[in-house]
Context: one part of a larger RNA
RNA sequence: GGCAAAUGGCGGACACCUUGGCAGUUGGAAGCGAUGAAGGACGUGGUUAGCUGCGAUAAGCUUCGGGGAGCCGCUAAGCAGGCUUUGAUCCGGAGAUUUCUGAAUGGGAGUGCCCCUCAUGGUGAAGCCAUGAGAGUUCGUACUGAAAUGAGUAGGUACGUUCAGCGAACCCGGCGAAGUGAAACAUCUCAGUAACCGGAGGAAAAGAAAUCAAUAGAGAUUCCCUGAGUAGUGGCGAGCGAAACGGGAAGAGCCUAAACCGAGCGUGUGUAAGACUGCAUUCGUUGCUCGUUCGGGGUUGUAAGAAGUUUCGUCUUCUUCAUGCAGGAGGAGGCAGGGUUAAAAGGAAUAUCUAGUCGAAUGUCUCUGGAAAGAGCGACCGCAGACGGUGAUAGUCCCGUAGACGAAAGGUUGACCUACCCUGGAAACUUUCUUAAGUAGCGCCGAACACGUGAAAUUCGGCGUGAAGCUGGGAGGACCACCUUCCAAGGCUAAACAUUACCAACUGACCGAUAGUGAACUAGUACCGCGAGGGAAAGGUGAAAAGCACCCCGGGAGGGGAGUGAAAUAGAACUUGAAACCAUUUGCCUACAGUCAGUGGGAGCACCCAUUGGCCUCUUCGGAGGCCGUCGUGGUGUGACCGCAUGCCUUUUGCAGUAUGAGCCGGCGAGUUACGGUAUGUGGCGUUAGGUUAAGUCGAUGAAGAUGGAGCCGAAGCGAAAGCGAGUCUGAAUAGGGCGUGAGUCACAUGUCGUAGACCCGAAACCAAGUGAACUAGCCAUGGGCAGGUUGAAGUGUACUUGACCGUACAUGAAGGACCGAACCCACUAACGUUGAAAAGUUAGGGGAUGACCUGUGGUUAGGGGCGAAAAACCAAUCGAACUUGGUGAUAUCUGGCACUCCUCGAAAUAGCUUUAGGGCUAGCCUCACGUGAAGACUACCGGGGGUAGAGCACUGGUCGGGGAAGGGGGGCAACUCCCGACCCUAGUCAAACUCCGAAUACCGGUAAAUCGUUUCGUGGGAGUCAGACUGCGGGUUAUAACAUCCGUAGUCGAGAGGGAAACAACCCAUGAUCGCCAGCUAAGGUCCCUAAAUCUAUGCUAAGUGGGAAAGGAAGUGUUGUUGUCGAGACAGCUGGAAGGUUGGCUUAGAAGCAGCCAUCCUUUAAAGAGUGCGUAAUAGCCCACCAGUCUAACGGCGACGCGCCGAAAAUUUAACGGGGCUAAGCAUAGUACCGAAGCUGCGGGCUUUCACCAUUAGGUGGGAGCGGUAGAGGAGCAUUCCGUUCACGGCUGAAGCUGACCUGAAAGGGUCGGUGGACGAGACGGAAGAGAGAAUGCCGGCAUGAGUAGCGCGAGCGAUGUGAGAAUCAUCGCCACCGAUUGCCUAAGGUUUCCUGGGGAAGGUUUGUCCGCCCAGGGUUAGGCGGAACCUAAGGUGAACCCGAAAGGGGUAACCGAUGGACAGCAGGUUAAUAUUCCUGCGCCUCUAAUUUAGCGUUUGAGCAAAGGGGGGACCCCGACGGUUCUCCUCCGCGUACUGACGGAAUAGUACGUCCAAGCAUCAAGGUAGGAGGGAUAGGCAAAUCCGUUCCUCCGUUACGUCGAGAUGUGAUGGCGAGCCCGCUUCAGGGCGAAGGGAGACGGAAUCAUCGGGCAAGAAAAGCCUCUAGCGAGCUAGAAAGAGUCCGUACCACAAUCCGACACAGGUAGGCAAGUUGAGAAUACUAAGGUGGAC
Repeated sequence: GGCAAAUGGCGGACACCUUGGCAGUUGGAAGCGAUGAAGGACGUGGUUAGCUGCGAUAAGCUUCGGGGAGCCGCUAAGCAGGCUUUGAUCCGGAGAUUUCUGAAUGGGAGUGCCCCUCAUGGUGAAGCCAUGAGAGUUCGUACUGAAAUGAGUAGGUACGUUCAGCGAACCCGGCGAAGUGAAACAUCUCAGUAACCGGAGGAAAAGAAAUCAAUAGAGAUUCCCUGAGUAGUGGCGAGCGAAACGGGAAGAGCCUAAACCGAGCGUGUGUAAGACUGCAUUCGUUGCUCGUUCGGGGUUGUAAGAAGUUUCGUCUUCUUCAUGCAGGAGGAGGCAGGGUUAAAAGGAAUAUCUAGUCGAAUGUCUCUGGAAAGAGCGACCGCAGACGGUGAUAGUCCCGUAGACGAAAGGUUGACCUACCCUGGAAACUUUCUUAAGUAGCGCCGAACACGUGAAAUUCGGCGUGAAGCUGGGAGGACCACCUUCCAAGGCUAAACAUUACCAACUGACCGAUAGUGAACUAGUACCGCGAGGGAAAGGUGAAAAGCACCCCGGGAGGGGAGUGAAAUAGAACUUGAAACCAUUUGCCUACAGUCAGUGGGAGCACCCAUUGGCCUCUUCGGAGGCCGUCGUGGUGUGACCGCAUGCCUUUUGCAGUAUGAGCCGGCGAGUUACGGUAUGUGGCGUUAGGUUAAGUCGAUGAAGAUGGAGCCGAAGCGAAAGCGAGUCUGAAUAGGGCGUGAGUCACAUGUCGUAGACCCGAAACCAAGUGAACUAGCCAUGGGCAGGUUGAAGUGUACUUGACCGUACAUGAAGGACCGAACCCACUAACGUUGAAAAGUUAGGGGAUGACCUGUGGUUAGGGGCGAAAAACCAAUCGAACUUGGUGAUAUCUGGCACUCCUCGAAAUAGCUUUAGGGCUAGCCUCACGUGAAGACUACCGGGGGUAGAGCACUGGUCGGGGAAGGGGGGCAACUCCCGACCCUAGUCAAACUCCGAAUACCGGUAAAUCGUUUCGUGGGAGUCAGACUGCGGGUUAUAACAUCCGUAGUCGAGAGGGAAACAACCCAUGAUCGCCAGCUAAGGUCCCUAAAUCUAUGCUAAGUGGGAAAGGAAGUGUUGUUGUCGAGACAGCUGGAAGGUUGGCUUAGAAGCAGCCAUCCUUUAAAGAGUGCGUAAUAGCCCACCAGUCUAACGGCGACGCGCCGAAAAUUUAACGGGGCUAAGCAUAGUACCGAAGCUGCGGGCUUUCACCAUUAGGUGGGAGCGGUAGAGGAGCAUUCCGUUCACGGCUGAAGCUGACCUGAAAGGGUCGGUGGACGAGACGGAAGAGAGAAUGCCGGCAUGAGUAGCGCGAGCGAUGUGAGAAUCAUCGCCACCGAUUGCCUAAGGUUUCCUGGGGAAGGUUUGUCCGCCCAGGGUUAGGCGGAACCUAAGGUGAACCCGAAAGGGGUAACCGAUGGACAGCAGGUUAAUAUUCCUGCGCCUCUAAUUUAGCGUUUGAGCAAAGGGGGGACCCCGACGGUUCUCCUCCGCGUACUGACGGAAUAGUACGUCCAAGCAUCAAGGUAGGAGGGAUAGGCAAAUCCGUUCCUCCGUUACGUCGAGAUGUGAUGGCGAGCCCGCUUCAGGGCGAAGGGAGACGGAAUCAUCGGGCAAGAAAAGCCUCUAGCGAGCUAGAAAGAGUCCGUACCACAAUCCGACACAGGUAGGCAAGUUGAGAAUACUAAGGUGGAC
């Protein structure tokens, strides 16, 4: 280290549970709000953090009821203190209070804050306090009242009234997309959807026919069923899609306008008409026309109404019509009748809601147990056996339940009554009048209607045009006629229908903590984001805290005992407690060994059970228990060694693949549901033609059922149709042909299809509405910043020069998108960094640095938009169109993933078409059901057609040789024959697009018999497949290359295991694996060892390790064989000898002699010898050879063929080209025998499917036959999980589920038994319903590993001593050292928001440690008339009465208001605290307001004084340069003071160190600047006025400063403070006290301030405070003294940083002020001061 077991840890699955959710049913209620809502902020408790409640009357107050003993809400207990039978706490009704905000409403504002005015009260007043009121809109009334004298208008004021804002869905309207679908896309679709906006109600909307219909009729609207996926519409594509009739729910009808009458008012006319009539009296602004308001009247289509006429009818009282009488008319009441439902209101019985009350029935029995409700035995109630609780499961214990009862107060209901409304006339006739006008219609353009412009009716809108008027008009789908029907251009109207934020009760084959809401818990919380917005995790001790007293270890944390409890391995990290992962102990194994981790065999070791023997103990004598040992058997763990064996998934022709995916474990995680179609199965009814309901109604309320016949399907078809009809159409036809002539229907289940997100996850995108300019880009307003040095433009001056210019020189001067260079800004180079210190930096250099510069604060521009010195840059770490939410589950011909078992069959990778090629449709091939019934396959034979292979050259075309030969070329002609040569003959040939020929196969048909057995074919349901691969053969392409590509054909793989080929999908064998066997026989291939089987038999070959890689080519390798030569007249080889002469052949050459080269290549002697085959020389020479002889002796050559070998033969990590050893066979060839060898075949046994026969006929049994590889896929049968019914029946504290181990069992999914743990529920059978099975989706969530004790610990100096402490590198103190020092110091804005100070603590945070801290706990701390802001002002900009524009929302905008970064505005010095100070204290001063007191003065209409919201002045402004004054700072010197040193030597008028200071205010001066000032007169301007300003005239003064501005100085402030130092105190601190000198001079530089001057062009805020003027107000006012008043907010601390922005205690970023010394031009640089720091391993 491995395996196994046991025991633990970690972890939080599983089981059980439920406080919470989800989905509904029934009823209620459907709103709240200026009487201040919803929502918040802040408070509120004795102690109080959160939640809840409440509101300064603050976990509550008053009252009325209920109730009846304890109570002061919860987390959450304690302490302290209270209340209560004189009725508390608690519950309900009503009331009171109800801070601030919010529509928010006195004004303003950054929501929870600030500031006003008026009235009343307090004080003399100011200031402050208390109470109340103070917004706008609509409408009404009253008063007032303009411009423009016109109106009582606009406006104003007062009073009353109304509105606003919020809220879940439903409803009506305005506006209105896109993703998508159409396999693209534009009409179309999605869809009038989403979103936005306006408005209303408890419902809304619609609504009482100018409607439908069709010769019959219906009779408002709305909703359901149906009609119907019909009629239609539609790139007639995708799709869209009615209506009427019919059945139901509910039911309800009315009012105006007009005509006519009357009254009021008004216009016009008009002046005495007139009065209800008659008579008489009397009265008299009265008549007519028109308009308007009101009242009456009237409201429709078989027309109606009005007026007029006629007829009939008409109860009563009062009253009016000037009076009286008569008549008539009108009004009011009674009475009578009708109605009350919505269109008026009130009372009220009853009922009900908001608290409650009563409410039956068991046992001190037995058992188990911690506990009884369980078991046993025995009772009782029931109009109550619903639910829940109680220490396990309770009708009779508790709460309750059935049933009965109950309200002071408030709400709802509303029998009835009052009351209200209607009616009191009707009919007939005729003529006249009325019956909705810029309307209907029409034209053009749009929209809605199912209807896309169409033949397009109907409805609505915009622009234009424009009727009729009852003898009229509209509609009936263009239009016209007839007919029918209705009456527009005005209005109201319940119910049936939609929805549920909210309340009450109840239900669930819904969930049970990764589920169910996002949320069971302090959840819209923590956290993230500028914002819109996004958005978690997290339940369980026990019956009861009985929550471990006490002891021990430890600094604690924690642990060990003891105790509680039934249980503590229930101890708060708490029920059960799985797995990953981490350990400990025990057994076995492992250090020469090769690994998909297993499987088969298996030695050894260890252990267990049983058996047996012995011993011991107890004994009720039956037996029980313990210990030791042995043998055999059985089992468990491990296991040396051996055989075989390359994970899983996906995707593929093909994967061990070095192709994809997974770190591991646990939980979650994907074909569902609705409607419709279709097929099959089952069931009902029917088959004698029927079957069935939908909505609804009744009923029930664990849901039964009854009713409902509208409608649908079927019962008849054919045809374009008329039409005919078991037929019909075509047709001349009676023919032929086509289509027809057979029982269905409803429900459930299953398969599949369609429409829906439709199996799950996944885009980039598109559109809508919003949120962002805190980053960044531009712009606007207002502020700020830029050390130092250099250069020296224009201009000017002087000199020279010129007639004059010009010009030259020198000065002066100080310009510049000038130069160098810090701060500041930028980002060119390099390195580093690159899981960083940093999501853009550091270091070293670099660029700009008075400008188109940089920067702060406030504002502005917004997404097809902004902004852009332009890079498609930037718009919050996002930009070729931001972000957020929504449409949205967009779409995805694409990738990935898709979960239990068994059985049967089983493909395809092809054709055609395709904007099609990785997709799809149809066919082919598969499966299942039904039908058909040999029609099929195969073999044989017979009959066919063919033009391939082959062959051939007869055709077509090509081709080689020979012969013959016409003809032609050449030659002047001819001769000649040098050349070519058709055609013919002969020999030999070639062809995919040649054929005189021509197979084998294949194909078609037939016949016969044998074999196969459900094959074939047909119909219907369901598929998958359309990427194929290799091998052989036949071909095309290519290069007669390819593991290439394309066809045909066969096989195999695919989807196929087994044996062989070492290993090796596609090759060989098996023509193929149902399971088991330690049986047999074979195939391919093998038989020396690895390794099963022959070291087999016989004959040859090979010598190369050929075998065991390879070609052209080469070779006396070797074997066999053929053919042809030489040879005893002596071959071949060797050895010996010869190899000569002409001649050095000729030429050439310097030379060329056999042998550089050219030509010739003869002759002679010979046995033989080349004018020479080589070597060689300068050329010769020389040495060989050919050739000859001798010797030797018997065979020796040439050329072929075949077998086996040899050379040719070089690659990279390693032999590596037999699988290895090795082999001379164990190689090769031939012949033979035997054996091995597979999942093939056989044998034995079992299973399943199917068929046949027989027996039984439910199931099944026996026997025979055949079959059982399998991907996509089809079909069949089962297992398990959760819930429900049968079902209060069964098991269970004597121990359920879950977890865990062992055993048994089934063919599998699985099932069962026992032990342990656990501590309360749970199964079986038969049915039913599904959130119903995981290993993979770079899946989701959680836990735990690995890497790994690894990288790292974020620039940099610490060391020592002492102290504290359990513990010290890190904390404190001291000492030394080091660092910064234009900053690492000090002040301050923003931002943060308690981090500040003190005490205590150490779990976590702190990159180590920690006694420490910016951490945790507790307590404390911020003091203002003058500092900053508000109560003052205005800029950019914003808000915004009036007003303008716009579908809505809203946009702009005058007055006005808001708005600092600017203007205005009164305090200094010192001291003090642990922590604050211009704030407290001390001292000295200042500002504003008040005016009772006091003093003085002025005034009181002969006008003191105040004074605008008006006029004027002023406030009031740029850049650059130059120069002067003063102060401060800094330094030096003298003087003075104090301290130290002179302990060894020197030094003495000594040296060194430190110090030598002080404000505001007031008074007096003052460098200087400034040239105008004063008085008077006039004045058409300054929107009125003016004594002011402006203009103008006159006089005076002045440039030697009247006045004004002004730093500063002196004095005072100050007999004060401070002050080096000294003293006291003390272990050290803390603290306390005393206190000297406190004068003068000088200098470089710098800064600030007071000014001034010069130059330049880009020409440089506003308003208020303030001064003045008048309009106006006006009786008291002014000054001093002494008084009074002086509000709100900020104030701690950090602030170049560990407190801000960057996720961090982050090397980054962050505006302004102060600015010491030496060096130096300098704020550079270096070193230092004050001060700070050593930056956390």
Molecule: large-subunit ribosomal RNA, half A
Organism: Candidatus Bipolaricaulota bacterium